This is a predicted structure of an 82-nucleotide RNA (Glycine riboswitch aptamer) from a marine eukaryotic metagenome. The sequence is in RNAcentral, with records from MGnify. Rfam family: Glycine riboswitch aptamer. Rfam describes the family as follows. This family represents the bacterial glycine riboswitch.
[in-house]
Formats: sequence, C1' cells, structure tokens
RNA sequence: UUGCGGGAGAGAGUGGCCGACAGGGUUCCGGCCACCGCCGAAGGUGAAAACGCCCAUAAUCUCUCAGGCAAAAGGACCGUGA
Repeated sequence: UUGCGGGAGAGAGUGGCCGACAGGGUUCCGGCCACCGCCGAAGGUGAAAACGCCCAUAAUCUCUCAGGCAAAAGGACCGUGA
C1' cells in the first nucleotide's frame, strides 16, 4: 500500500428559495441558503505524560475549523492474508 472481517457517538430538526410535470395546488424527491440543538473516531488545532533542561515528538486527552447526527456510505483503530 492493498484484499477480507470487526468498528462508536450525535437531528430522517425548523424555516425560506429553486428545479422537474401541464394552467393552478399539494406531497415526495433533489439542490442552495439561513437558524436552532448536538457528536468526535477522516483531516486539522492545542498539549498531559515521558526526558535533568530545551527543541522535537505526541494520547482513546482537548477544541469543534473541517466533517458528521435514520439506513446506506464514510470511519480512527483492531484482527488477519499478500
């Protein structure tokens, strides 16, 4: 690096606009924007411990910028094969 297996948390939140069908309306679906509530296990910030000290490194700790909050997907990490 890659195949296979496992793999948590938290909203199917509210409002607005737009799209597709045919004159109008509604629902679903999709896209965008705003607002409220939350989560930490892509990535990123900080830095506890370790060292006589500094630098550096750096946790499953911390923040929540990014990301995420039905299922699916993704997923740190763990096991295993190459």
Of the family's consensus pairs, 83% are formed in the model.